[in-house]
RNA sequence: GGAGCCGGCCAGGCAGUCGCUCGCCGCAUGGCGGCGGGAGGAAAGUCCGGGCUCCGGCGGACAGGGUGCCAGGUAACGCCUGGGGGGCGCGAGCCCACGGAAAGUGCCACAGAAAACAGACCGCCGGCGCCGCUGUGCGGCGCAGGCAAGGGUGAAAAGGUGCGGUAAGAGCGCACCGCGCGGGUGGUAACACGCCGCGGCACGGUAAACCCCACCCGGAGCAAGACCAAAUAGGGGAGCAGGCGACGGGCGCGAGCCCGGCGCACCGGUGUCCGCCCGGGCUCCCGGGUAGGUCGCAAGAGGCCGCCGGCGACGGUGGUCCCAGAUGAAUGGCUGCCCCCGACAGAACCCGGCUUAUCGGCCGGCUCCAUUU
Numbered sequence: 001g002g003a004g005c006c007g008g009c010c011a012g013g014c015a016g017u018c019g020c021u022c023g024c025c026g027c028a029u030g031g032c033g034g035c036g037g038g039a040g041g042a043a044a045g046u047c048c049g050g051g052c053u054c055c056g057g058c059g060g061a062c063a064g065g066g067u068g069c070c071a072g073g074u075a076a077c078g079c080c081u082g083g084g085g086g087g088c089g090c091g092a093g094c095c096c097a098c099g100g101a102a103a104g105u106g107c108c109a110c111a112g113a114a115a116a117c118a119g120a121c122c123g124c125c126g127g128c129g130c131c132g133c134u135g136u137g138c139g140g141c142g143c144a145g146g147c148a149a150g151g152g153u154g155a156a157a158a159g160g161u162g163c164g165g166u167a168a169g170a171g172c173g174c175a176c177c178g179c180g181c182g183g184g185u186g187g188u189a190a191c192a193c194g195c196c197g198c199g200g201c202a203c204g205g206u207a208a209a210c211c212c213c214a215c216c217c218g219g220a221g222c223a224a225g226a227c228c229a230a231a232u233a234g235g236g237g238a239g240c241a242g243g244c245g246a247c248g249g250g251c252g253c254g255a256g257c258c259c260g261g262c263g264c265a266c267c268g269g270u271g272u273c274c275g276c277c278c279g280g281g282c283u284c285c286c287g288g289g290u291a292g293g294u295c296g297c298a299a300g301a302g303g304c305c306g307c308c309g310g311c312g313a314c315g316g317u318g319g320u321c322c323c324a325g326a327u328g329a330a331u332g333g334c335u336g337c338c339c340c341c342g343a344c345a346g347a348a349c350c351c352g353g354c355u356u357a358u359c360g361g362c363c364g365g366c367u368c369c370a371u372u373u
Stems, first nucleotide, its partner, number of pairs: 001369010012338007020038008040344001044355002047353005052221004064217005069083005084098001085096004099212002104210002106206003121151002123147003127143007159177006178201001179199005184193003225295004235286006243264003247260005266280004302321008339342001
């Protein structure tokens, strides 16, 4: 100097001016003034986990769902940290749903002889029969067999390499590698081992197919939920008022009384009259509840700094800070200057994660290559 890897951070700046919203204070109120706060690293997707609230509480089981190497962290997790195993990269590093396929069931397109109780297309081998010839053999055709080495198909073909062996072959035998089982050593464990013994090998893939094993999960969600509480209608109670008639029901020996709807009368709907139509007890109290309002609603698994423990995630402790809270829903507009000309995008109960989007830039650690000293 170039190429890269990992971690952390910022997210145009300054000034003026006009607004919006929340809190506090002061005037004394349909408000005004002053001071202070006012989006994000993802506020997003709503994919996981938890707090909180209601379903009365707790426990268990079935169904259903989820997670899946080991250990730790945490309120909890599918997150994070450290480790193991596998894969990629020269490397710093990165990626992996990474339990079980000798418990059972299912599936494996096309090609291919055969795709799981292996199989025989080409091929190789010896035997028998026939034919040909350059004739003690060689070649061709046919028949019944042997083989699984070589070729070919396929994503995948029933351990690999070598030597022996054989008619040709084959774990058929042997050596090494691989595999399985048992043991040993190291490690908390996953697991590892150039450790020991046994077994010629005990038979492909697929479990984000059913399934088995282990562990976890009750449901719904801030429109959760709690409180205050108009008007109108309806419910309950008290007081007052309630002309006449028939009917129904109840009580009472009875006169009669009570309740219910109906008809007439009465009152109102229009200044008056008639007809039709519509409406009709009054006042107060109580409770539920609608509109509306208040709370939930931001001091929290909180931020920053230091010390201690831990490889680390994180935990403990001391100090310090208060940092949006709306509900038609604020966080903006304009002007000027400067620069490298500014991305993705905006809270809505809160928090921990993951994932996705993102102009440009800063800091720290590390790797590889080239060169100079």